Transfer RNA from a Pseudomonadota bacterium, 71 nucleotides, folded computationally. Its mean pLDDT, the model's own confidence on a scale to 100, is 83. It matches the Rfam family "tRNA".
[in-house]
RNA sequence: UCCGGGAUCGUCCAGCGGCAGGACGCGCGGCUCUGAACCGCGAGACCCAGGUUCGAACCCUGGUCCCGGAU
Numbered sequence: 001u002c003c004g005g006g007a008u009c010g011u012c013c014a015g016c017g018g019c020a021g022g023a024c025g026c027g028c029g030g031c032u033c034u035g036a037a038c039c040g041c042g043a044g045a046c047c048c049a050g051g052u053u054c055g056a057a058c059c060c061u062g063g064u065c066c067c068g069g070a071u
Stems, first nucleotide, its partner, number of pairs: 001070007010024004018054001026042005047063005
């Protein structure tokens, strides 16, 4: 320098162009003599900037970072 893959709640992962969801963790409540476990509820995220579209986490372009490969 070139090619491919990846970037989504605190963490690990889902997500046919139309509501962004799960587990763990966290907070509150229930249960219990207390706590754990268990049950219910809640807060919490689309790497950045443009473009396409009625509408973008998703498609296109350019960046940044990570992984692998080529030279």